[in-house]
Molecule: small-subunit ribosomal RNA
Organism: metagenome
RNA sequence: AGAGUUUGAUCCUGGCUCAGGAUGAACGCUGGCGGUGUGCUUUAGGUAUGCAAGUCGAGCGAUCCCGCAUUUAUGCGGGAUAGCGGCAGACGGGUGAGUAAUGCGUAGGAAUCUGCCUCUUGGUGGAGGAUAGCUUGUCGAAAGAUGAGGUAAUCCUGCAUAAGUCCCACUUUUAGUGGGAGAAAGGAUGUAACUAUCCGCCGAGAGAGGAGCCUAUGUCCCAUCAGCUUGUUGGUAGGGUAAUGGCCUACCAAGGCUACAACGGGUAGGGGGCGUGAGAGCGUGGCCCCCCACAAGGUCACUGAGACACGGGGCCUACACCUACGGGUGGCAGCAACCGGGAAUAUUGCGCAAUGGGCGAAAGCCUGACGCAGCGACACCGCGUGUGGGAUGAAUGCCUUCGGGUUGUAAACCAUUUUUCUGAGGGAACACUUCCGAGGGUACCUCAGGAAUAAGCACUUGCUAACUACGUGCCAGCAGCCGCGGUAAAACGUAGAGUGCAAGCGUUAUCCGGAUUUAUUGGGCGUAAAGAGUAUCGUAGGCGGUUUAGUAAGUAUAUUGUUAAAGACUCCGACUUAAUCGGAGAAAAGCAAUGUAAACUGCUAGACUAGAGGGUUGUCGGGGGUAUUGGAAUUCCCGGUGGAGGGGUGAAAUCCGUGGAGAUCGGGAAGAACACCAAGGGCGAAGGCAGAUACCUAGACAAUUCCUGACGCUGAUGAACGAAAGCUAGGGUAGCAAAUCGGAUUAGAGACCCGAGUAGUCCUAGCCGUAAACGAUCCCUACUAGCUGCCCCGAUUUUUUCGGGGUGGCGUAAGCUAACGCGUUAAGUAGGGCGCCUGGGAAGUACGGCCGCAAGGCUAAAACUCAAAGGAAUUGGCGGGGGAGCGCACAACCAGUGGAGCAUGUGGUUUAAUUCGAUACAAAGCGUAGGACCUUACCUGGGUUUGACAUUCUACCGUAUGUAUCUGAUGAAAGUUAGAUUCCUUCAGGUAGAACAGCUGUUGCAUGGCUGUCGUCAGUUCGUGUCGUGAGAUGUUCCCAUAAGUGGGUUAACGAACGCAACCCCUAUUCUGUGUUACAUAUCACAGAAGACUGCUUCGAUUAAAUCGAGGAGGAAGGAGGGGACGACGUCAAGUCAGCAUGACGCUUACAUCCAGGGCAACACACAUCCUACAAUGGAUACUACAAUGGGUUUGCGAAAUCGUGAGAUUGAGCUAAUCCCUUAAAAGUAUCCUCAAUUCAGAUUGCAGGCUGAAACUCGCCUGCAUGAAGUUGGAAUUGGUAGUAAUCGCGGAUCAGCAGGCCGCGGUGAAUACGUUCUCGCUCCUUGCACACACUGCCCGUCAAGCGAGGAGAGCUGGGGGUGCCCGAAGUCUCCGAUUAGUCGGGGCCUAAGGCAAAUUCAGUAAUCAGCACUAAGUCCUAACAAGGUA
Repeated sequence: AGAGUUUGAUCCUGGCUCAGGAUGAACGCUGGCGGUGUGCUUUAGGUAUGCAAGUCGAGCGAUCCCGCAUUUAUGCGGGAUAGCGGCAGACGGGUGAGUAAUGCGUAGGAAUCUGCCUCUUGGUGGAGGAUAGCUUGUCGAAAGAUGAGGUAAUCCUGCAUAAGUCCCACUUUUAGUGGGAGAAAGGAUGUAACUAUCCGCCGAGAGAGGAGCCUAUGUCCCAUCAGCUUGUUGGUAGGGUAAUGGCCUACCAAGGCUACAACGGGUAGGGGGCGUGAGAGCGUGGCCCCCCACAAGGUCACUGAGACACGGGGCCUACACCUACGGGUGGCAGCAACCGGGAAUAUUGCGCAAUGGGCGAAAGCCUGACGCAGCGACACCGCGUGUGGGAUGAAUGCCUUCGGGUUGUAAACCAUUUUUCUGAGGGAACACUUCCGAGGGUACCUCAGGAAUAAGCACUUGCUAACUACGUGCCAGCAGCCGCGGUAAAACGUAGAGUGCAAGCGUUAUCCGGAUUUAUUGGGCGUAAAGAGUAUCGUAGGCGGUUUAGUAAGUAUAUUGUUAAAGACUCCGACUUAAUCGGAGAAAAGCAAUGUAAACUGCUAGACUAGAGGGUUGUCGGGGGUAUUGGAAUUCCCGGUGGAGGGGUGAAAUCCGUGGAGAUCGGGAAGAACACCAAGGGCGAAGGCAGAUACCUAGACAAUUCCUGACGCUGAUGAACGAAAGCUAGGGUAGCAAAUCGGAUUAGAGACCCGAGUAGUCCUAGCCGUAAACGAUCCCUACUAGCUGCCCCGAUUUUUUCGGGGUGGCGUAAGCUAACGCGUUAAGUAGGGCGCCUGGGAAGUACGGCCGCAAGGCUAAAACUCAAAGGAAUUGGCGGGGGAGCGCACAACCAGUGGAGCAUGUGGUUUAAUUCGAUACAAAGCGUAGGACCUUACCUGGGUUUGACAUUCUACCGUAUGUAUCUGAUGAAAGUUAGAUUCCUUCAGGUAGAACAGCUGUUGCAUGGCUGUCGUCAGUUCGUGUCGUGAGAUGUUCCCAUAAGUGGGUUAACGAACGCAACCCCUAUUCUGUGUUACAUAUCACAGAAGACUGCUUCGAUUAAAUCGAGGAGGAAGGAGGGGACGACGUCAAGUCAGCAUGACGCUUACAUCCAGGGCAACACACAUCCUACAAUGGAUACUACAAUGGGUUUGCGAAAUCGUGAGAUUGAGCUAAUCCCUUAAAAGUAUCCUCAAUUCAGAUUGCAGGCUGAAACUCGCCUGCAUGAAGUUGGAAUUGGUAGUAAUCGCGGAUCAGCAGGCCGCGGUGAAUACGUUCUCGCUCCUUGCACACACUGCCCGUCAAGCGAGGAGAGCUGGGGGUGCCCGAAGUCUCCGAUUAGUCGGGGCCUAAGGCAAAUUCAGUAAUCAGCACUAAGUCCUAACAAGGUA
């Protein structure tokens, strides 16, 4: 100090999340030691038991016990005790419920009190009285109550005294005089006694410490709490208090507080401090210290120096306990402990040894304060679990490319040490000062023993240090955010390895930080959230021109006081160190006081004119209001002419019209709006304002420099104005026109289009108060280059020039901005004031309040949910956007397909199987250049298991069990098995076993290679430079041409690469050479050259160049001559694991392999591609002519001849091929017949008879002859190919192949028609534009309905809590009144009041049938609203 996350990428805005630190923590796993701290944050819930406040006999009487003395009585001494009395129980300890100020913090103040303590001063004389204890009686279960008798005091009451004190009066008022009131207690030591000493007591003064009161100031959230208040505010008198005061009472007045937040609601003890942060801040208040409040919930007083009293009292309430039922008792928020609650928090320990406290003269007693110990890794700090050597880099584990790597010097092993541990011995300080040590035989020291007793947790995709294997297969699971997981997961689980921290490590929760993400330091508001509709008026507030004097509030400075201690900081010191503790020191800042200064701000007083305002003269304009008035047009009415349509649309129809429309002419009526002028021209604060005239009225500007003299700017709350629509009442209504009704369109059409048409639009009066009320840009002032229009005024002189005001455009001036853009009319540079914003949705919604007749408006949340939402710009893609161009893309023309029959392929169906793949263009005569067996992968059945095939090892056998031939048996065959003969030779082979073989099994979405397609389209990029914050741009755009990113010109680009073209092959012409298998100067074949380049020329187009067009010369060929091969960057997770190769997975007596048979050939049907036809441009028959490419001895091509109607057969010449053969080419031509019909067309189907191949022709081949003779008469919607040697038509050859072609690949023969052109369809290229798309329009995306789920709202109501009000009742108690009483005291009444009851409201929660909306949820329904001109912007 930053990082991740919105996008295809970028910059910005903006939220979410992470890395750090912290905790009174909790949970999970783990756990060696010590020191120091710390430990019920929840139920201020309830508590068994024990302890936590007593002490004093030197105040008093008495009782008991002991000792001594004594004859007894008794005396003395010691110890203990209940009671009276004194002091202390108001401290110490706990808790944080209440409390938003009767509190706390800081700084001050005056009207007060103060036990014990310190100092000073004076006094302490005398008299009397009661009562507890005790004795005795009564009542009661108890607690306890009560009567009688008698007793003491430092108990109580008088009397005396009074310096000073208090009260009153007076005066000469620093003070004095007079009058009055009011005190006391004794005890101890010691003595023969007094004196004396000590502790006490009383009066007064002072101090210290403590307490009460008052003032100022600071102190959380809500304005969806805006008005509150009757003892309220003040006065007078009185009461009360220690003291001021409405603190209380009576009377009088009507005040007091509040936007600087009263009142109300919610929450909360406050501070020193603590955590975090660079700081400013933000959060917090546990331990320690200070203050406050409380003591089961309330209330009340008593005593006292001090309480309205935690371990005192009275009463009420709730709860609990005892009870003889009559009545009593109690209060752990003291220390332990228990129950409960909770995620969660300890011992019913030891001791008063230390420190401190109470009492006491003291010894001493008491002290759960405190000192210690125990439990808890709860926190911080320190230490350890060894150290050194040790390579054969052992074993194991894991990974592996099988070579190795890693675990890893790690271990073993050797040497060594002992912090800790165990055992033994010694042994403190804490006690200054006599005794006294809980802790503790502790800390610590010494010796011995032995590496011995001691390592885990989390993480390993990125952020974030650290990676592999296996398992799993959108499952199980992970996840802080982004996100992983759908068969090769570094993200799940496990293992190995690694990384981090370490007696801990992680998780969860919370706080600060990062977050400049509430911005004082330190943000913004044109488009991201955000300028109010208004330059209107204006209150409070904030800010304010020049100058003089004064003042000193702000300000600055100096000094003083204070801000407790602890903590923090610096230094020093004590524990071995540290944490911890002790000592010393310093600083900041706040508040207060005193002094100084006077620049600036403020205040007071005076002056000025540059701001502001006024006067005078003039100008301007749809500024506003009222009244009057005008013409054109529309519609309607009346009349004339006229006679069939009109109107409307994409096309129509509804509609109007022979009852006379529309058209046209004349007359009349009504309402609304004002053409031309007219212009981003004018005016107005904005909304807005337009025929003309008159009146009333407001404003701006110019000139003048006459007046006032800062009078100013902004402006919360408030007031006024405020389009359209809407509302109320009354008018008006020509046109237009929501709603509504028809007609169309459509799948539907509640719309767009058309015909009608009511509110409304208009006027008057009054509401409403909102708009994309926009310049999406608040107002004022000043400053910062320009260029160029328009409007108004003025100066000069009219043109021109200049000054002022307003309104526009441009702009790399500078500057600003995320960019777009803004730029003297700022979004620049500054100042002043106001308003507003803080992720998206929920939502401008709910509730509440205010306004409104209503509609609704203003103000304005939360729960829940998401990780984004958004701005600007970039590159693409897309558009029922635009421009330019191309292509058999359309058009023109020719021939087809789609209809028929058949062939082939596919789908579907069927089947034991109909093997598998391809399946939009780019699958479907495709893989398959040829399925009877084989092929074959499929099915049925039968066999084999180291295997049909390859390599190796081990054991055994071992010269036949091997090879070849033959003969048997069995079997469907594969195979199994018997025999004979022959041959070869040595480790060949066999058997068994082990490695392994094998797989057309899966994954083309793990891959290589190959291929298709866009597309033979003209594109795709790079280097350097330049521009831009950047993604990117430029180059590659633009202009002219081109088949072409091909070429030229221009140009912040200059060059280059892959593509284009060319180079390559075939072909058309010529030449040269060579050649033979008829001829040959030709032809042919082969090889090599030449040739064509817009090169030359004329004209035209073009600024030019390039190029194009027309013509010419030459030439076989002319503008790429024709054809082929050649396919840029890339796209489609396109196709192929079944051609091959290959990772991973799967099978291994089977998913391998062998064999026989079957299937791949099925058949209601659908599709695709061919073939043959439907005929006369034809068919049949006869005769006759002209090719080219190719193929052929391995079982080949096979002539001639003969036989057969023929397929073919017999035979086998020639050919290892320019020699021989396939091989007669066919269409064409000539002649004859057929004559428009289902035919002499067409040939399907079927029957019979044959041929060929082949072990084999049934399923299931091809061919021949005879016979049979189906559909079909040119084909719906739709659709295909072709621009020239092309289409069409005709035959020939080849591959595959035993045989089988209508398919495929080639070859030649004959040989057309048409193209005006680019509007449209499809596809493509370039530029531009819009975009909410980027999986890129087969995109994105809205709403209803249906389902599930969630939270909140409303809701007839119901339930509960809080605070107050009124009335009733009213305990104890203070005060008071009356009565009684021997002082005590008792009885009754009154005021106030806790608790309780009743009533009406209020407020906050919980809950509810139902209702409405909202959010969320891989694959529900309907429509297509938005994004492109989104198809009606």